Record summary:
This is a predicted structure of a 91-nucleotide RNA (transfer RNA) from Mycoemilia scoparia. Its mean pLDDT, the model's own confidence on a scale to 100, is 80. NCBI's taxonomy places the organism under Eukaryota, Fungi, Kickxellomycota, Kickxellomycetes, Mycoemilia. RNAcentral holds the sequence, with entries from ENA and Rfam. Its Rfam family is "tRNA". It is annotated as a transfer RNA. Rfam links the family to the GO term triplet codon-amino acid adaptor activity.

[in-house]
RNA sequence: GCCUCGCUAGCUCAAUUGGUUAGAGCACCCGCCUUCUACGGUUGAUUCCGAUGAAAGCGGGAGGUUGCGGGUUCGACCCCCGCGUGGGGCU
Numbered sequence: 001g002c003c004u005c006g007c008u009a010g011c012u013c014a015a016u017u018g019g020u021u022a023g024a025g026c027a028c029c030c031g032c033c034u035u036c037u038a039c040g041g042u043u044g045a046u047u048c049c050g051a052u053g054a055a056a057g058c059g060g061g062a063g064g065u066u067g068c069g070g071g072u073u074c075g076a077c078c079c080c081c082g083c084g085u086g087g088g089g090c091u
């Protein structure tokens, strides 16, 4: 230098041949519930009450310039051009 594949939420990834409002899991936030629990009070008690934190489960929520800039189209994550970036290959 050339060829090829990728780039979508904090992370890992979907999204049929261009068509509903771009989704899932994990992570994050909130609630419910269960178990355990710092601490305080109470009880004859290991009893009961308040209450802190953690974890499992369930429910809900927030989070996106679809790498960037143009083009085509009624309509673009999807097609075309340029650029950036990463992987692989060739010379």
Stems, first nucleotide, its partner, number of pairs: 001090007010026004019074001028061005034055003039050003067083005